[in-house]
RNA sequence: CUCUUAUCCAGAGUGGCGGAGGGACUGGCCCUACGAUGCCCAGCAACCAGCUUUCAUUAGGCAAGGUGCUAAUUCCAGCGGUUUUUACCGAAAGAUAAGAA
Numbered sequence: 001c002u003c004u005u006a007u008c009c010a011g012a013g014u015g016g017c018g019g020a021g022g023g024a025c026u027g028g029c030c031c032u033a034c035g036a037u038g039c040c041c042a043g044c045a046a047c048c049a050g051c052u053u054u055c056a057u058u059a060g061g062c063a064a065g066g067u068g069c070u071a072a073u074u075c076c077a078g079c080g081g082u083u084u085u086u087a088c089c090g091a092a093a094g095a096u097a098a099g100a101a
Base pairs, nucleotide, nucleotide: 002100003099004098005097006096007095008094013041015040016039017038021031022030023029025078026077027076028075042070043069044068047066048065050062051061052060053059074093079090080089081088082087
């Protein structure tokens, strides 16, 4: 980098460093010197691994080792369908985890 499966309306900071951009892409709409992105600390969650209940499990519980995450539903839309025309559904794309080549 590619493929498969699962999930994506919940949750999480009045902290420290630092100093200008950021929200994947495009269009919107936003965040940001009342300090962005990032790093550290802290925290959230529980995918995998671990322990445990069970005859057993695709089930329940514990815990937090490997990840992940901590503005806005994945911020909204993008392609298709329905429709009371502003909403709903599905897909695609993206993100994360686990696995495979």

SAM riboswitch aptamer (S box leader) from Clostridium senegalense, 101 nucleotides, folded computationally. Its Rfam family is "SAM riboswitch aptamer (S box leader)". From the family's description: The SAM riboswitch is found upstream of a number of genes which code for proteins involved in methionine or cysteine biosynthesis in Gram-positive bacteria.